[in-house]
The RNA shown here (transfer RNA) has 84 nucleotides and comes from a Candidatus Collierbacteria bacterium. NCBI's taxonomy places the organism under Bacteria, Bacteria candidate phyla, Candidatus Collieribacteriota.

RNA sequence: GCCGGGGUGGCGAAAUUGGCAGACGCGACAGACUUAAAAUCUGUUGGCCGCAAGGCUGUGUGGGUUCAAGUCCCGCCCUCGGCA
Numbered sequence: 001g002c003c004g005g006g007g008u009g010g011c012g013a014a015a016u017u018g019g020c021a022g023a024c025g026c027g028a029c030a031g032a033c034u035u036a037a038a039a040u041c042u043g044u045u046g047g048c049c050g051c052a053a054g055g056c057u058g059u060g061u062g063g064g065u066u067c068a069a070g071u072c073c074c075g076c077c078c079u080c081g082g083c084a
Stems, first nucleotide, its partner, number of pairs: 001083007010026003019067001027045006046057004060076005
């Protein structure tokens, strides 16, 4: 240099027909149980603002297409593999 795979919460990983983003698991926090703990069970859990109700923002990044984009198209960055 060329070809291909991947980039989504604190971590792993779904969402593939373009139509509620974050299911599910781990972790964390709170509670129950316990003398206390472990294990187990229940609830909550992206970020920011707000007393609250609620609001804004968010799929590596910058654009494009579309009523609608994690998903399709283009550029760039990072990463893994192959070829040279």
It matches the Rfam family "tRNA". Rfam describes the family as follows. Transfer RNA (tRNA) molecules are approximately 80 nucleotides in length. The family's RNA type in Rfam is transfer RNA.